[in-house]
RNA sequence: AUGAUAAAGCCAAACCUGUCGUGAGGCAGGGGCGGAAAGCUACGGGUCUUCGUUUCUUUCCAUUAUGAGAUAGCCGAGCUGCCAAA
Numbered sequence: 001a002u003g004a005u006a007a008a009g010c011c012a013a014a015c016c017u018g019u020c021g022u023g024a025g026g027c028a029g030g031g032g033c034g035g036a037a038a039g040c041u042a043c044g045g046g047u048c049u050u051c052g053u054u055u056c057u058u059u060c061c062a063u064u065a066u067g068a069g070a071u072a073g074c075c076g077a078g079c080u081g082c083c084a085a086a
Stems, first nucleotide, its partner, number of pairs: 002084002010035002015030006033073001039079003043076003046071004051067003
């Protein structure tokens, strides 16, 4: 590098309960859809935020742009890692 009807293990989707947050969502417990990096890092892109500003509108929603945030189990990238058949 590669990844199996291997071995020892690991993580934990949806959902439920509690809690934090305006929100996306986070944390803890239960749970188990799945995962060979579903370990870590918001560096690039994507997506998301009843958040701020902005285009449009009588106003709100929607919509445009942008700021701040979220998402690592969306993709890429960087670093690290168990085992070993083919």
The RNA shown here (c-di-GMP-I-GGC riboswitch aptamer) has 86 nucleotides and comes from a marine sediment metagenome.
The sequence is in RNAcentral, with records from MGnify.
The prediction has a mean pLDDT of 85.